[in-house]
RNA sequence: AAAGUUAGAUCCUGGCUCAGGAUGAACGAUAGCGACAUGUUUAACACAUGCAAGUCGGACAGGAAGUGGUGUUUCUAGUGGCAAACGGGUGAGUAACGCAUAAAAACCUGCCCUUGGGAGGGGAACAAUAGCUGGAAAUGACUACUAAUACCUCGUAGGCUGAGGAGAAAAAGGAGGAAUCCGCUCAAGGAGAGGCUCGUGUCUAAUUAGCUUGUUGGUGAGGCAAUAGCUUACUAAGGCGAUGAUCAACAGUUGACCUAAGAGGAUGAUCAGCCACACUGGGACUGAGACACGACCCAGACUCCUACGGGAGGCAACAGUGGGGAAUUUUGGCAAUGGGCGAAAGCUUGACAGAGCAAUACCGCGUAGAGGUAGAAGGCAUACGAGUCGUGAACUUUGUUUUCCUGGAGAAGAAGCAAUGAUAUUAUUUACGGAAUAAGCAUCGACUAACUCUAUGCCAACAACCGCAGUAAUAUAGAGGAUGCAAGCGUUAUCUGAAAUGAUUGGGCAUAAAGCGUCUGCAGGUGGCUUUUUAAGUUUGCUGUCAAAUCCUAGGGCUCAACCUUAGACAAGCGGCAGAAACUGCCAAGCUAGAGUACGGUAGGGGUAGAGGGAAUUUUCGGUGGAGCGGUGAAAUGCGUAGAGACCGGAAAGAACACCAACGGCGAAAACACUUUGUUGGGUCGACACUGACAUUGAGAGAUAAAAGCUAGGCGAGCAAAUGAAAUUAGAUACCUCAGUAGUCCUAGCCGUAAACGAUGGAUACUGGGCGUUGUGCAUAUCGACUCAUGCAGUGUUGUAGUUAACGUGUUAAAUAUCCCGCCUAAGGAGGACGUUCGAAAGAAUGAUAACUCAAAGGAAUUAACAGGGGCCUACACAAGCGGUGGAGCGUGUGGUUUAAUUCGAUGCAAAGCAAAGAACAUUACUAGGGCUUAACAUGCCGCAAAUCCUCUUGAAAAAGAGGGGUGCCUUCGGGAACGUAAACAUAGUUGGUGCAUGACUGUCAUUAGCUUGUGCUGUAAGGUGUUGGGUUAAGUCCCACAACGAGUGCAACCCUCGUGUUUAGUUGCCACCGUUGAGCUUGGAACCCUGAGCAAACUGUCAGUGAUAAACCAGAGGAAGGUGAGGAUGACGUCAAGUCAUCAUGCCCCUUAUGCCUUGGGCAACACACGUGCUACAAUGGCCAGGACAAAGGGUCGUGAUCUUGCGAAGGUGAGCGAACUCCAAAAGCUCGUUUUCAGUUUGAAUUGCAAGCUGCAACUCGCCUGCAUGAAGUCGGAAUCACUAGUAAUUGUCGGUUAGCCAUACGGUGGUGAAUUGGUUCUUGGGCCUUGUACAUGCCGCCGGUCACACUAUGGGAGUUGGUCAUGCCCGAAGUCGUUACCUUAACCGCAACGAAGGGGAGGCCGAAGGCAGGGCUAGUGACUGGAGUGAAGUCGUACUAGAAGGUGCGGCUGCAUCACCUCCU
Repeated sequence: AAAGUUAGAUCCUGGCUCAGGAUGAACGAUAGCGACAUGUUUAACACAUGCAAGUCGGACAGGAAGUGGUGUUUCUAGUGGCAAACGGGUGAGUAACGCAUAAAAACCUGCCCUUGGGAGGGGAACAAUAGCUGGAAAUGACUACUAAUACCUCGUAGGCUGAGGAGAAAAAGGAGGAAUCCGCUCAAGGAGAGGCUCGUGUCUAAUUAGCUUGUUGGUGAGGCAAUAGCUUACUAAGGCGAUGAUCAACAGUUGACCUAAGAGGAUGAUCAGCCACACUGGGACUGAGACACGACCCAGACUCCUACGGGAGGCAACAGUGGGGAAUUUUGGCAAUGGGCGAAAGCUUGACAGAGCAAUACCGCGUAGAGGUAGAAGGCAUACGAGUCGUGAACUUUGUUUUCCUGGAGAAGAAGCAAUGAUAUUAUUUACGGAAUAAGCAUCGACUAACUCUAUGCCAACAACCGCAGUAAUAUAGAGGAUGCAAGCGUUAUCUGAAAUGAUUGGGCAUAAAGCGUCUGCAGGUGGCUUUUUAAGUUUGCUGUCAAAUCCUAGGGCUCAACCUUAGACAAGCGGCAGAAACUGCCAAGCUAGAGUACGGUAGGGGUAGAGGGAAUUUUCGGUGGAGCGGUGAAAUGCGUAGAGACCGGAAAGAACACCAACGGCGAAAACACUUUGUUGGGUCGACACUGACAUUGAGAGAUAAAAGCUAGGCGAGCAAAUGAAAUUAGAUACCUCAGUAGUCCUAGCCGUAAACGAUGGAUACUGGGCGUUGUGCAUAUCGACUCAUGCAGUGUUGUAGUUAACGUGUUAAAUAUCCCGCCUAAGGAGGACGUUCGAAAGAAUGAUAACUCAAAGGAAUUAACAGGGGCCUACACAAGCGGUGGAGCGUGUGGUUUAAUUCGAUGCAAAGCAAAGAACAUUACUAGGGCUUAACAUGCCGCAAAUCCUCUUGAAAAAGAGGGGUGCCUUCGGGAACGUAAACAUAGUUGGUGCAUGACUGUCAUUAGCUUGUGCUGUAAGGUGUUGGGUUAAGUCCCACAACGAGUGCAACCCUCGUGUUUAGUUGCCACCGUUGAGCUUGGAACCCUGAGCAAACUGUCAGUGAUAAACCAGAGGAAGGUGAGGAUGACGUCAAGUCAUCAUGCCCCUUAUGCCUUGGGCAACACACGUGCUACAAUGGCCAGGACAAAGGGUCGUGAUCUUGCGAAGGUGAGCGAACUCCAAAAGCUCGUUUUCAGUUUGAAUUGCAAGCUGCAACUCGCCUGCAUGAAGUCGGAAUCACUAGUAAUUGUCGGUUAGCCAUACGGUGGUGAAUUGGUUCUUGGGCCUUGUACAUGCCGCCGGUCACACUAUGGGAGUUGGUCAUGCCCGAAGUCGUUACCUUAACCGCAACGAAGGGGAGGCCGAAGGCAGGGCUAGUGACUGGAGUGAAGUCGUACUAGAAGGUGCGGCUGCAUCACCUCCU
């Protein structure tokens, strides 16, 4: 310090997630030791039991114990004193002077310290105790007695009050032999503690905006330790609040702790300070101090005891129990320190000191060190050779520091003469023993260090995010190995960081979330120049404070460390004192550059109220006229012989104002346009007279605000939601058409919103230009108009620097700066809910961090793809032609169905006469039956035996059994090779699966013209450029231009065949001349034909024209051939997970007496049907018959087969020739002024069927071909639709070949014969190429995707209500208790002769008053029949809106985030 994740890729915006640190933690499996800390975060829930506050006999009386007795001693219920208000716990309440910090005055203070005084007289009681008595108990009542440092009175002091007079008002003793000590009382001071007041700071909400009546102040009185509405009477009407009162929600607060570079954020356990509380609520008493945790009174809830009449209790002390919960421990000691009491000894102390439990955290140590390769065994893995665990182990050696076992010794902490140690079987140390007792956890797809095997098969699982798993998972589980940390490790939860993701430091708002529709303006913020004053801000120095602990620095102590400890110190904050005066502020005085006023011009659809005008439209009246009009893509509804439409004339009405007109004007925006009049606002220019900062922005607030809509009243021509018709359509609640009402218009009101947009808040300043335009100045010039230069105010365009994610923006900023306002913080849910305000309503404004869902949503640009977008081009793509298919019968292939099996594959083009260049058996993979198991086949090892052959029996065959014959080949004589046979083992075998694991081959786009790269340039980048543009070509073919210049691969050419000539060679081919015959037959010839091999020839080479001088095109000459001469082979980068595991090869998986192998029969040939591809036809351009012609290419020895012969024929017999330019296989259409038939289901057509033959073959039934005779279906040219073909082509016609005997071949592949028509175009259809535009598509339009309905689930709003909680208000009741009253009852101290004396107590009633009750409210939580929308899911339904916009349509107005076309203008 970053990283992962949106996309095909890129940059940005933006969320989500991770790596770090931390914790009072919990959970999982694991665990050796020590030191030091910590340990109910939940139920302030309820508590059994024990203990946590006592002490003083030197205050007092009495009693008891003890002793033989006296004395002494000890204990002590009670009276009395002090303490119990500390210590300990908890965080419920509290948003507060509660806390923090800094101040201040009107107070009190036991014990302690200091100082100065005093302590003299007297008196009356009450407990205990004794008696009696009530009660179950708790605990009382009555009578009698008694002491004090308990209580009372008188006197006196200082002090207090008061102007004074005067008033009220103290004390206590005890111990001791004594000095003396401990107390008591008054006063003053101190220390420490406490009370009260105050400045500042201290969380979230405005969907909480008004709150307050003792409330705010004053006076009198009361009250308090003290100030004070603290209380009360009277009085005034104040006080608080947008700088957030009040109400509501949450919360103890601070030092600090965690994190962070810091600023901050979060927390408030342990330790320390303060506060509050003590079962809940109220109250006072005592006291120095309490409204009191282990005190009291009352009320309430709960628990316990009870004799039912009454009583008792309060662990948020320590330990412990139950409960809740993911979760938190033990019923030892006062030895030390501290506290209480005491004169002291001492007693007491769950404070504390310690131990126990818990890896809960931090820290430290150990689990051994060194050597050791036969690289052991074993595991894993393997390419079978190796490799790895791995020097790791074993083994050898060293050694006992830690831990462990067993013994011995043994502290400090104890101060202060002695005594005193819970901890403690301590720490520590020493001896013996012996490696003996000690390693786990998580991870290994990327982030993130670490990889393989097996199992599983979208299952089981994993996963923080992205994601992984569908048969080869580095992501699941196990294993081996590796990595990380280590007595720990990992997970979960929470905080912070990363997150500049709330931005003070340190973000943004044209398009990503985000500028209020616009203006005015109060408060507030900010503010021009000069000079004073002041010192609030600011700044400098000094100073007080900021508890301790913590943090930091430097030391010290535990073996180190954690830990403990000593000293020191920084900074922020607040207060005080003294300076400074630049800047800001304040005070004061000026200035004129900002702003404004007056003056003089000026432009304008600025507003508002009147008046007038013409064109058009419609209606109406009259006339002419006579059949249609109107409307559309085409129609129809509609209007019209009752006279439309058309034309002419007259009249009426309402609305809107052509041309001028412009990216031109004006206005704050919305908006504003015929002419003219009245009235009125603002701008701008000029000149520089006046004012003298008067400015700017602007929360709330106010004004204004298109269209639609609403209320009331008018008006109503045209247009036109709704609505009615006509069409279109699968439907058409739409688009188109005919009608048509609200509305549109006017008046008066309401509404308050728009893509109210420049998606760009306002103000000011500053920063290069060019070209337009509006208004108005100035200079030059002129009679004037132009022209040219320049200033101010607008309005456009292009573009520099800069800026921006890019697009873009660019003096009219989105540049550079300042000021103020508004707004944003992932997407959806949602601008929706609840609440409130406004409105008559419709609705508007405000508006959740809501639940819930997701990991993205989004911006700009890039490449492709797509478009019923645009441009250009091309192809038998269409058009123009010719012939077909689709209808018939048959052949063949496929689907489907059937079947024991109908083996398998191929399925749009690019499967379907395809694999198959040929299924009767075999082939054969399928099926039924019969058999075999080292096997039908390959290799190795061992034994025997040659092998082959023949016969018989059984069987469907395979095979099984029996018998016979035979004795080979080579040899160095040892033996060997081949074949056969038998057994065991290594192994074989598989047309079993996966073409989505693969190789290889192939199809397709496509023989389309494309596909790329190096360097350079360009852009942040993906990318672009080159490859685009202008021409041209079959072609990215070539030329020219150009930030590109080159190159590769395709194209073309090189190859083969055909076409011309020539050279050479002439046999089996040829024959002009010579000879000869039946015949090129022989001799001869090498000219010709032909065959084979080679060579030449064509290149836009040449001429004319066009083009730009180019490339090239067009026409011509010559030529056998002319612009690629014709055809073939040749198939770029890639696409389709295209096809093939059944050609072959091959990974993995599966079968092994079977999914292998042998065999017989069957099947692949089935048959309601559908499709593809062919053949034959439907006839006269023909059929039948007769005659007699002309090819090319090809094949042949298990072959082809002449000749002769038999048969109607298929064929049979015979078997010459030929291993081939020699022989054989062989033409048809055509042709003939040939024959016949004369337009029909025929002398067409041949299917089907019967009979009889032939051929191949072990075999012709399932299931072959051929022949003859007989039979003679359908079919008379084929619907929608669709296919091929551009010249020797289509069409037509035979012929040949390959393919285990034959053949289902009408197929396939060749070959020649005869031999056309049409096109010279690109509107449309299909495919393709290039450029460009748009895009929300990228598995790419066979894409994506909004909505209703139906189903399931989830959370949520409303909801008649209902059940709780809480808050305040009013009234009722009114406990305890203080205060005050009292004419009733009563009383030891004092006074008094006495008295209704003083004073006290009781009772009563009064104010206040908790709980409780009643009533109506506010807020809030749960639940609720039914209901609303929302989200998610899945292969549902309906349609197809959308690719720019509310589910959609339409009307009205607006916008461009709009495509194409036309015209105009501007820039270069």

This is a predicted structure of a 1468-nucleotide RNA (small-subunit ribosomal RNA) from Erythroxylum incrassatum. Its mean pLDDT, the model's own confidence on a scale to 100, is 80. The source organism's lineage runs through Eukaryota, Embryophyta, Tracheophyta, Gunneridae and Erythroxylum.